[in-house]
RNA sequence: GCCUCCCUAGCUCAGGGGUAGAGCACUUUCUUGGUAAGGAAGUGGUCAUGGGUUCAAAUCCCAUGGGAGGCU
Repeated sequence: GCCUCCCUAGCUCAGGGGUAGAGCACUUUCUUGGUAAGGAAGUGGUCAUGGGUUCAAAUCCCAUGGGAGGCU
């Protein structure tokens, strides 16, 4: 220098046009003499950034930034 892939909750990751989710973590609560474990409820997201397409974009297209791998 070229090619491919990834970027979504605090962390690990689903979701590939029509209301953003799971597990862990966190908060409250139940249970206990107290803790741990367990049960229940809840909070938390400008879906990396900017544009485009579309009635509608996390999703499709382009560019930029960051990361991983490959080739030279």
Annotation
Transfer RNA, 72 nucleotides, folded computationally. RNAcentral holds the sequence, with entries from ENA and MGnify. It matches the Rfam family "tRNA". Rfam classes the family as a transfer RNA. The prediction has a mean pLDDT of 82. The same sequence occurs in records of 6 taxa.